[in-house]
Context: one part of a larger RNA
RNA sequence: CUGGGCGUAAAGCGCGUGUAGGCGGGCCGAUAAGUCAGGCGUGAAAUCCCCGAGCUCAACUCGGGAACUGCACCUGAAACUGUCGGCCUAGAGUGAUGGAGAGGGUAGCGGAAUUCCUGGUGUAGAAGUGAAAUUCGUAGAUAUCAGGAGGAACACCGGUGGCGAAGGCGACUACCUGGACAUUAACUGACGCUGAGACGCGAAAGCGUGGGGAGCAAACAGGAUUAGAUACCCUGGUAGUCCACGCCGUAAACGAUGGGCACUAGGUGUCGCGGGUUUUGACCCCCGCGGUGCCGUAGCUAACGCGUUAAGUGCCCCGCCUGGGGAGUACGGCCGCAAGGCUAAAACUC
Numbered sequence: 001c002u003g004g005g006c007g008u009a010a011a012g013c014g015c016g017u018g019u020a021g022g023c024g025g026g027c028c029g030a031u032a033a034g035u036c037a038g039g040c041g042u043g044a045a046a047u048c049c050c051c052g053a054g055c056u057c058a059a060c061u062c063g064g065g066a067a068c069u070g071c072a073c074c075u076g077a078a079a080c081u082g083u084c085g086g087c088c089u090a091g092a093g094u095g096a097u098g099g100a101g102a103g104g105g106u107a108g109c110g111g112a113a114u115u116c117c118u119g120g121u122g123u124a125g126a127a128g129u130g131a132a133a134u135u136c137g138u139a140g141a142u143a144u145c146a147g148g149a150g151g152a153a154c155a156c157c158g159g160u161g162g163c164g165a166a167g168g169c170g171a172c173u174a175c176c177u178g179g180a181c182a183u184u185a186a187c188u189g190a191c192g193c194u195g196a197g198a199c200g201c202g203a204a205a206g207c208g209u210g211g212g213g214a215g216c217a218a219a220c221a222g223g224a225u226u227a228g229a230u231a232c233c234c235u236g237g238u239a240g241u242c243c244a245c246g247c248c249g250u251a252a253a254c255g256a257u258g259g260g261c262a263c264u265a266g267g268u269g270u271c272g273c274g275g276g277u278u279u280u281g282a283c284c285c286c287c288g289c290g291g292u293g294c295c296g297u298a299g300c301u302a303a304c305g306c307g308u309u310a311a312g313u314g315c316c317c318c319g320c321c322u323g324g325g326g327a328g329u330a331c332g333g334c335c336g337c338a339a340g341g342c343u344a345a346a347a348c349u350c
Stems, first nucleotide, its partner, number of pairs: 003322004007304002012318001014201004021194003025088007033081002035077005041071002049065006091191001092188003095184004103177006110154001115149007125136002162169002206247006215241002220236004258317006266295011299306002323350003332343004
C1' cells in the first nucleotide's frame, strides 16, 4: 500500500453550519507540473533468473549473459489531469410574482374539564374493586345550582394530512422571524458537492437559582392479593411534571437505511403550486413541477424484503465494522456542580 462490508447478521456520527482536505459543468487558446515516447548516464559486487563449466552427482563454486521494474538529465508529444488567460449557461445562486403550512420566538387572549373555596337546595351515604378494605361523610359528604380562585392541557376539525436538518411542532389573535415550493427567465457566471477538526442545535429524565403547583405522579405510607408480594389492583402522596435563566448532551435520537448528482417499466391514493378543459367560477377530468403513502417490472438481496422517496446501475466525499465474553468497562486525558458523558484498552477465557 492492498480486501470485503455497514435495513434486520459486527458496522451510518442524533442533526445541522462549515475550516482544511478530497472531488468537480461546456468551448477556445497557452503552458508542460502530472502523464506518455525516445535517447543518454547511473542503478558496485554478491544474491534471484538463463546458458555453460569444475568437484563421481547435488549442495557449493567458477565464467558469460540477462535483469536490477529506480533516479537524474536531454529531446519530443499535448488527448487526459493540473496551472494561466478568454468566453458560455444546462449546475449553483440572486431578482420578480404567487399561494400552502401544528416551522421558530415574544406578547396577549378564549372556552370545556379536573381540583379547591364561599353560598343555596338536600340527606345518608359516597368512593373504590374480581370481591373488598384503607379513605371521605351527620362538624352535612356524594348529587345539584350560583359565584369565585388557580394551574395545566388544548376535545371536535384531525387525516396512511401538513411543517421542520434532526430533536420535534396542534385553541385563537397580533408582532418579529427561518425554510421549502410553483410560475417567470431579468441578473451573476461554476460562485459547486462533501466535509477530518471546530462550532451550534439536540426528546425524556436529571442538576443549580428563583418562582409556580390544578391534575397526574417516581420515592414513600396505608389497604388488598399472595406461601411471600419490597409488585401488578385500591386509597393517599413528595420530588417532578409548568415558567425564567443556566447546566447536562444521552435514547429502539429508528426508515435500526450518511450526504450529493445522474440514469433505469408502470399502476394507484394524497398534499401544495401552475397550466389545460369547461359558460367567468366551483366540482370532475387531463398534463407539468415539488412533497408524502401503497402495490409492483427489471435488477438487487442469505432470506425477509427493497424496488424513480432503491436496499437497482454508476461517480464523488465523509463516518463506521473486522469472532463471543471481559467491556462501551479499567487506566489516562478532556468535559460536567453532580449524576455522569466523550475518547478507549489489556490480561484472562470460549
Source information:
This is a predicted structure of a 350-nucleotide part of an RNA (small-subunit ribosomal RNA, central domain) from an uncultured bacterium. Model confidence (mean pLDDT): 89 of 100. RNAcentral holds the full RNA, with entries from ENA, Greengenes and SILVA.